[in-house]
Molecule: SAM riboswitch aptamer (S box leader)
RNA sequence: ACCUUAUUAAGAGUGAUGGAGGGAAAGGCCCUGUGAAGUCCGGCAACCUAUUUAAGUUAGGUGCUAAAUCCUGCGAUGUUUAUAUCGAAAAAUAAGGA
Numbered sequence: 001a002c003c004u005u006a007u008u009a010a011g012a013g014u015g016a017u018g019g020a021g022g023g024a025a026a027g028g029c030c031c032u033g034u035g036a037a038g039u040c041c042g043g044c045a046a047c048c049u050a051u052u053u054a055a056g057u058u059a060g061g062u063g064c065u066a067a068a069u070c071c072u073g074c075g076a077u078g079u080u081u082a083u084a085u086c087g088a089a090a091a092a093u094a095a096g097g098a
Stems, first nucleotide, its partner, number of pairs: 002097007013041001015040003021031003026072003042065003047061004069090001074087004079082001
């Protein structure tokens, strides 16, 4: 890098450090020196493992911690023709596989 399954409108920082980017990519629209990314600490959650009769708790492996996966693209339906709903695709995460 690839395949399968599940989930993705809930939740979570007035912290320290750092010093200019970030929100996957494209188009938008946003966040950001009233301090981005990253790192540490804190927190949220409960996919897997252990424990437990079970729920739960705890511990471990991850994950997450602006905005619905920030929105859209492709298809279907409806109509007031630029919007609504649903589904796919893509993406992310977990577990498994080859």